A computed fold for a 1480-nucleotide RNA from an uncultured bacterium, annotated as small-subunit ribosomal RNA. Its mean pLDDT, the model's own confidence on a scale to 100, is 81. RNAcentral holds the sequence, with entries from SILVA. Rfam family: Bacterial small subunit ribosomal RNA.

């Protein structure tokens, strides 16, 4: 000084949280010394026990005790004096306190100083002695005595009263020679009483207090003013500059923070007041309404012989309690500062000194060692296994001794006295021992220094805020290693600070929180020019006060510091004397521009009252006329043959006033519309005249105040809350319809609320402009209008400076000033509860808080969404051909089943998909039987070279085990190789595709996606890429703050089509050709022709504007408009030429990204799991992946006559072939067999007769001579093996089906339909598949309304996990807090009325007494009705929170009825309808 967190980013607002610093603190963990401080904040709660006020013997008299005395001691009791001080608490107190300034009706023991006096008598008592009572504590009688105790008397001035004559009031001695006292009066010194200005909390949901109140006379009282108090008079007095209440609280100096202004505190230390267990009272005294004195009441608490007493740590320790929490029942001494007494020694002093002891409570200072010491030991931790860390850190060598510990030595405090006496204790020197006795707490995601590995697995926990933790956690917990600070570190709690976040310094109010609904207008604030006076504001200067101490500076003691001392500075305030007059004020006189009046004019939906007018609607009648009519997306209710709707006619009603009409006009707002009249209010403008500051704003009153709504009476035509039907709908308490009460309408009377908005109080100056428009008024013009040009007031748009967070907002300011009012100070609770006013009522103003949340809001920006909006494109639709969905099969899926029916795809973007071939193998699954370093792999060691291989045989389902028999390397060697053993290790189709690579679908072969510089924006972003034309294309051009480039787009690249050249196999005798490759050519934006658009350019014509000029007209520049003419560009049409014409066809190619899309099962790959007692590895054998009520997807076959079925008879292409394709030929009805010619393929083959098509012939409209399932029977063929489960042939057998519901696909030309052919895999084949091949070969597109689905602009948005988002209430659970609440309890304060202690005052009385009655006042007490604040309380309401609960869907998109305000009715509920505003 500032960061953190609302969002996808962004700017703002706002709020919350952090980094600082403090503390009379407490908790945790840890803990070595020392200096200086500081330590009961809660219960002003209760206290045991010690001790904290005595003192005088020179005031008195006895007592008692040493002494022979003399003289001494002890202390009880009268006297005195002191106990009102010190020491402690903060409990009450918002002023009878404080603080600060000042006053005087006043006191004063002691102390100074001046003056005067101290004469003379006299009663008592207490000690004492005797007696009595009592447990004690104590009391009582008798009797005797003293004083500096008390009375009288006497004397009186500079004393008091006075009527000025006069009157009245003192004393104490002591003791012995010098002092102490005593009395009076004056004065001082310092102390205290009383009074007054200023200052000094929080509530106005406390607005009216008040009866001794508030003032006078006269008394009373006091030390002294005073209603202080009493009689009587009088009716004041305080109060929004906040009186009364209530609630908190000692007050100051000061002390924390802070730049300061301020905010907060009132520990320690100093001034004040105020208290002593509560509450009263008075006594003594100089001083008390008295902490360790008294009486009296209340409580509590002890003793007790029950009769009665006694007590008051908020004094120094020191218990209990209660608390989170605060010390020793310590030593010593009055040395020294002070106190009290005292003549003095000297008593006494938990006041205070001087240490000690507990507490790391805080400040503040040392120390736990210093140097050397790398192979960077061990050990620990990480680690890419190379190595890094820790770390010179240890060990290990030298050295030092601060502190420790031990011994010794020791000032200082001391300065005074009667010169002698005095302490606990401690600093400090000095010597020895030995690195010895001494390091932790926090933190390590970001704020904010400092990272790693292992556990954990939304679990456990962290967390100041953001957040972290759902298997890879630098945020948990451990460890490692690093960070910061250190005898401390951290939390907790409170304050200040950042916070400019109450803003005086120093903010705000259109939309973020917030201008009153408007206007009148009191109080208050603020105020034009000029002159004169005067000044309590201001300003200057002097003095006088603002205690010390604290702060800051400086300069000292203490080794430094911290602490302490001295010196200045500061104490910004207050009070008095001098001065200044500029601005204020405030008193006088003048102005005329503010303001206001008169005099004229025209404008106007200004008001209130009466009238009256036509259209329309409606309801009666009365005619014509006939069956509907109405209504709605469709319909229904409804209305009509008792005759509607329509029509005419007549007549009644009752609201509201088309056109004119407008962004117009008027009004303070609200609001205000036929036409006419009557009354009336405001504003404007012209022109001169008056008045002279008369203004401005405005709490508080006051008036007014849409719609609803409310009372009374009228009115009701239409339209309409409620409400009744009819639809929709899952429902529909709404939207839609059909009725219809209140109301809507008048006329008193209320209510007083709006989104009452310009979401912008009010008033004044100033500050570019253009442009509409309304009303006045001037010039010019005119016969007059219009017209132009200016002036002013008003009403709108766009704009510039400038302001703003943006958006906008700009002379009508949201820009610059200025006054004055009014209102904000996160977000919900909540515009509520309470209390008050106001109201018939509905309510309306005023207006909290507990809790609860890290937001909550405001402009903008990008995407995404809309059941927004414009163009656009696409086999999306239309428009057409064939299907799909019915049947039988064939295949894949789901579900079922099952030992196992292995595992992956799961909308589009699976489902003839992974799989271009499951009978064993594949095989990953089950059963069951085996191995255990392993089926395969790589290292090391050892050991063998008869180890094991192969063939036969046993048991065996195989694998395996097991006999037998044959064979059992090379190399000279090191050694290679096999095998075996054993140790490292293999091995997993086991998990996570949400840890990953790589690959791939998808939108989409859509035409987008960006970047560089540059410009715009406070940013976020934008521009570029928008716009016009135009393409299949962000494809071109044009225009432009852009200007370029990049990934896509085309294009390069392969096929096919035309064609030249060259080469070559093959065919052929050849020449040649066909095929096949290479190399080219061609097309393309090329040519020509018309139309279109756009840009240029030339001349005329028309016309505007400035110039020359002015009477016109000509010229001359610039600019504008339309038609001609030429050129140039792009598009669209056509033609020529050509095999091919408008990117000729088709393929590869797939942009930034999206879907945590799909794959760990193809491969790779991290973590994780399984595996030395046998697995999740491995090997066998058999099943199984082919199951089967069912349901979906792809397909083949038909259902027939455009067909079937025979019998002839034409045309192909891609490809394939050596464990292969196989011809001729025979066999076989055939499948297929024999058998082998040729062929590494332009030569053989396979290949054939391609098939559909042709041409003859049957079939004749049916379940058939259509279909071919199915089953039967023989047969073939591959394969160790065709039972589960293979394919083909051939008899026979002949099912469902007769063109297929909703709905749904494919396709725009060599396509669609169809018709056959060949490949991959493959032993064989379940291929009807797939991937390719040619053969025959069509219809249709008018179009873009609709569906989908994609691009571009653009709008809304409360969505960004992005509409499968968001998000409202009810209802059900649970948990909080607050309010209300029949009631209960408690607690304050006050009134009324009883009662009435002690006591002071009056009064009385006598036996005159520490006396007895009585009265007045009073504390407590008790009675009543009531305020008041707490505490509890059945119940009922709402408020907020909580895991994924029920019910709907109210807002946000035009959220699917726009939404919102304010009122009303109605509804489980969000809400819904009326009726009046607003636009957010």
């Nucleotide at each position: 000084a500032g960061a953190g967190u609302u969002u996808g980013a962004u700017c703002c607002u706002a709020g919350c949280u952090c980094a600082g610093g403090a503390u009379g603190a407490a908790c945790g963990c840890u803990g070595g010394c020392g200096g200086c401080g500081u330590g009961g904040a809660u219960a002003a709660g209760u206290c045991a026990u010690g001790c904290a006020a005595g003192u005088c013997a020179a005031g008195g008299g006895g007592g008692c005790u040493c002494g022979c005395a003399a003289g001494g001691g002890c202390a009880a009791c009268c006297g005195g004096c002191a106990g009102a001080c010190g020491a402690g608490g903060u409990a009450g107190u918002a002023a009878u306190a404080a603080g600060u300034a000042g006053g005087u009706a006043c006191g004063u023991c002691c102390c100074u100083c001046c003056a005067a006096g101290u004469c003379a008598a006299g009663c008592a008592u207490a000690g004492c002695u005797c007696g009595u009572c009592g447990a004690a504590a104590g009391a009582c009688g008798a009797g005797g005595u003293a004083a500096u105790u008390c009375u009288c008397g006497a004397u009186a001035g500079u004393c008091c009263c006075u009527u000025c004559g006069g009157g009245g009031u003192a004393a104490a001695g002591a003791u012995u020679u010098a002092u102490c006292g005593c009395u009076u009066g004056a004065a001082g010194a310092a102390c205290g009483g009383c009074c007054u200005g200023c200052u000094c909390g929080g509530u106005a949901u406390c607005a009216g207090c008040u009866a001794g109140u508030u003032g006078g006379c006269g008394g009373u009282g006091u030390a002294a003013a005073a209603g202080a108090c009493c009689a009587c008079c009088a009716a004041g007095g305080c109060u929004a500059u906040g009186a009364c209440g209530c609630c908190u609280a000692g007050g100051g100096g000061a002390g924390c923070u802070g730049a300061g202004a301020g905010g907060c505190u009132g520990a320690c230390c100093c001034c004040c007041a105020c208290c002593g267990a509560u509450g009263g009272g008075a006594c003594u005294g100089a001083g008390a309404a008295a902490c360790g004195g008294c009486c009296c009441a209340u409580a509590c608490a002890c003793c007790u012989a029950c009769g009665g007493g006694u007590g008051g740590c908020u004094g120094c320790a020191g218990u209990c309690g209660a608390g989170a929490a605060u010390a020793u029942u310590c030593c010593g001494a009055c040395a020294a500062u002070g106190g009290a007494c005292g003549a003095a020694a000297g008593u006494c002093u938990g006041a205070u000194c001087g240490g000690a002891g507990c507490g790391a409570c805080g400040c503040c200072g040392c120390g736990u060692g210093c140097a050397g010491g790398a192979u960077g030991a061990a050990g620990u931790u990480c680690u890419u296994c190379g190595g890094g860390a820790u770390g010179u850190a240890a060990a290990c060598u030298g050295c030092u001794u601060u502190u420790a510990u031990g011994a010794g030595c020791g000032a200082g405090a001391a300065a005074g006295u009667u010169u002698a006496u005095u302490g606990a204790u401690c600093a400090g020197c000095u010597c020895a021992u030995g690195a010895a006795u001494a390091a932790g707490a926090g933190g390590u995601u970001g704020c904010u220094a400092a990272a790693c590995u292992c556990g954990u697995g939304c679990c456990a926990g962290c967390a100041g805020c953001a957040g972290c933790g759902g298997u890879a956690a630098u945020a948990c917990g451990a460890g490692u290693g690093c960070c910061u600070c250190a005898a401390g570190c951290g939390u907790u709690a409170u304050c200040c600070g950042g916070a400019a976040u109450c803003a005086u310094u120093g903010g705000g109010c259109g939309u973020a929180a917030a201008g009153g609904g408007u206007g009148u207008g009191u109080a208050g604030g603020u105020g034009g020019u000029c002159g004169c006076g005067u000044u309590a504001g201001u300003c200057u200067u002097c003095c006088g006060u603002u205690a010390a101490a604290u702060u800051c500076u400086c300069c000292g003691a203490c080794u430094c510091a911290a602490u302490c001392g001295g010196a200045g500075a500061c104490c910004u305030g207050c009070g008095g004397g001098g001065g200044a007059a500029a601005c204020g004020g405030c008193g006088c006189g003048a102005c005329u521009u503010g303001a206001g009046g008169a005099u004229g004019c025209g404008a106007g939906a200004g008001g209130u009252c009466u009238g009256u007018g036509g259209a329309a609607c409606u309801c009666a009648u009365a005619g014509u006329g006939u069956a509907g009519c109405g209504g709605u997306g469709a319909a229904a209710u409804g209305c009509g043959u008792u005759g509607a709707u329509a029509u005419u006619a007549u007549g009644g009603g009752g609201a509201a006033c088309a056109c004119c009409a407008a962004a117009a006009g008027c009004g303070a707002a609200g609001g205000c519309a036929g036409c006419a009249g009557a009354c009336u209010g405001g504003a404007g403008c012209a022109c001169u005249c008056c008045u002279g500051a008369c203004a401005c704003u405005g709490a508080a009153a006051c008036a007014c105040g849409a719609a609803a709504g409310c009372g009374u009476g009228g009115g009701u035509a239409g339209c309409g809350a409620a409400c009744g039907g009819g639809a929709u709908u899952a429902g529909a308490u709404a939207c839609c319809c059909c009725g219809g009460u209140a109301g809507u309408c008048c006329a008193c009377g209320c209510c007083c609320u709006a989104a009452a908005c310009g979401a912008u109080g009010a008033u004044c100056a100033c500050u570019a402009g253009c442009u509409a428009u309304u009303c006045g008024g001037a010039g010019u013009a005119u016969c007059g209008a219009c017209c132009c040009u200016c002036c002013a007031a008003g009403u709108g748009g766009c704009g510039u400076a400038g302001c703003u967070a943006a958006c906008g907002c700009g002379u009508u300011a949201a820009g610059u000033g200025a006054u004055c009012c009014g209102c904000c100070u996160g977000g919900g609770u909540a515009g509520u509860a309470c209390g008050g006013c106001c109201g018939c009522a509905a309510g309306g103003c005023u207006a909290a808080a507990a809790c609860u949340c890290a937001a909550a809001g405001g402009a903008a920006u990008a995407g995404a969404c809309g059941g927004g909006g414009a163009c656009u494109u696409g086999c999306a639709c239309a428009a057409g051909c064939g299907g799909a969905g019915g049947a039988a099969c064939a295949u894949g899926u789901g579900g079922u089943u099952c030992a196992a029916u292995u595992c992956g795809a799961u909308g589009g973007u699976a489902a003839a998909c992974g799989a271009a071939a499951a009978a064993c193998c594949u095989u990953a699954c089950c059963a069951g039987g085996g191995c255990u370093u392993g089926a395969a792999a790589c290292c090391u060691a050892g050991c063998u070279g008869a180890a094991g291989a192969c063939g036969a045989g046993c048991a065996g389902a195989a694998a395996c085990g097991u006999u037998c028999g044959u064979c059992g390397u090379c190399g000279c060697a090191a050694g290679a190789c096999a095998g075996u053993u054993a140790g490292g290790c293999a091995g997993g189709u086991g998990c996570u595709g949400c840890a990953u690579g790589g690959u791939c679908g998808u939108c989409g072969u859509c035409a987008g996606u960006u970047c560089g510089u540059g410009g715009c924006u406070u940013a976020a972003g934008u521009u570029g890429u928008u716009c016009c034309c135009u393409u299949c294309a962000g494809u071109g051009g044009g225009g432009u703050a852009a200007c370029g480039a990049a990934c896509g787009c085309a294009a390069c690249c392969c096929c096919c089509g035309u064609u030249g050249c060259c080469u070559g196999u093959u065919a052929u005798a050849a020449g040649u050709a066909u095929c096949a490759g290479g190399c080219g050519a061609g097309a393309c934006u090329g040519c020509c022709c018309a139309g279109c658009u756009u840009u240029c350019u030339g001349a005329g014509u028309a016309u505007g504007a400035u110039u020359u000029c002015a009477u016109a007209a000509a010229a001359a520049u610039c600019g504008u408009a339309a038609a001609u003419a030429g050129a140039a560009a792009g598009c669209u049409g056509g033609g020529a030429g050509g095999a091919a014409g408008g990117u000729g066809g088709g393929g590869a190619u797939g942009a930034c990204g999206c879907c945590a899309g799909a794959u760990c099962a193809g491969c790779a790959u991290g973590g994780c799991c399984c595996u030395c007692u046998g697995a999740u590895g491995c090997c066998c054998u058999g099943g199984g992946c082919u199951a089967c009520a069912c349901a979906c997807g792809u397909g083949u076959u038909a259902c027939a006559a455009u067909g079937c079925c025979g019998a002839c008879u034409a045309c192909a292409a891609c490809g394939c072939g050596a464990c292969g394709c196989g011809a001729u030929a025979c066999c076989g009805c055939a499948a297929g067999g024999u058998g082998g010619a040729g062929c590494a393929a332009a030569u053989c083959g396979u290949c054939a007769g391609a098939a559909a098509a042709g041409u003859c012939g049957g079939c004749c409209a049916a379940g058939u001579u259509c279909g071919g399932a199915u089953u039967g029977a023989g047969g073939g063929c591959u394969g160790c093996a065709a039972c589960u489960c293979g394919c083909c042939c051939u008899c026979a057998u002949g099912a469902a089906g007769c063109c297929g519901g909703a709905u749904u696909c494919g396709c725009u030309a060599g396509u669609a339909a169809u018709c056959g052919c060949a490949g991959a895999u493959c032993a064989g084949c379940a291929a009807u598949g797939c991937u390719g091949c040619g053969g025959u070969g069509a219809a249709u597109a008018c179009g873009u309304u609709c569906u989908c689905a994609a691009g571009u602009c653009u709008u809304g948005u409360a969505c960004u996990c992005a509409c499968c988002g968001c998000c409202c209430g009810u209802c059900a659970a649970c948990u909080c807090a607050a309010g209300g609440g029949a009631g209960c309890u408690g607690g304050g304060a006050a009134u009324a009325c009883c009662c009435g202690a002690a006591g002071u005052c009056g009064c009385c009385g006598c036996u005159u007494g520490u006396c007895g009655g009585c009265g007045c006042c009073u504390a407590a007490g008790g009675u009543a009705a009531g305020c008041u604040c707490a505490g509890u309380g059945a119940c009922a309401g709402g408020g907020a929170g909580u895991a994924a609960g029920u019910c709907g869907u109210a807002a946000c998109a035009a959220g699917g009825c726009a939404c919102g305000g304010g009122u009303a009715g109605c509804g489980g509920a969000a809400g819904c309808u009326g009726c009046u505003c607003g636009u957010g």